[in-house]
RNA sequence: GGCCCUAUCGUCUAGUGGCCUAGGACGGAGGCCUCUCACGCCUCAAACAUGGGUUCGAAUCCCGUUAGGGUCACCA
Numbered sequence: 001g002g003c004c005c006u007a008u009c010g011u012c013u014a015g016u017g018g019c020c021u022a023g024g025a026c027g028g029a030g031g032c033c034u035c036u037c038a039c040g041c042c043u044c045a046a047a048c049a050u051g052g053g054u055u056c057g058a059a060u061c062c063c064g065u066u067a068g069g070g071u072c073a074c075c076a
Base pairs, nucleotide, nucleotide: 001072002071003070004069005068006067007066010026011025012024013023018056028044029043030042031041032040049065050064051063052062053061
């Protein structure tokens, strides 16, 4: 350098064009329960790497960029 894969709450993940102003678990905050703690229950905050494009509509499809990984080549 070529090609391929991956990128979503703090972490792990669901998602395959419209049901997503994005859901779940753990974790965090507040509350209920309890003599207290734990467990349990309720509520809340928290994410689509980035820039374009296609489309009536994009987390989802296409291109570029960034980051990570794989493979091949170059070098030696």
A computed fold for a 76-nucleotide RNA from a Deltaproteobacteria bacterium, annotated as transfer RNA. It matches the Rfam family "tRNA". Rfam classes the family as a transfer RNA. Its family is annotated with triplet codon-amino acid adaptor activity in the Gene Ontology. The sequence was found in a public genome assembly. Its mean pLDDT, the model's own confidence on a scale to 100, is 84.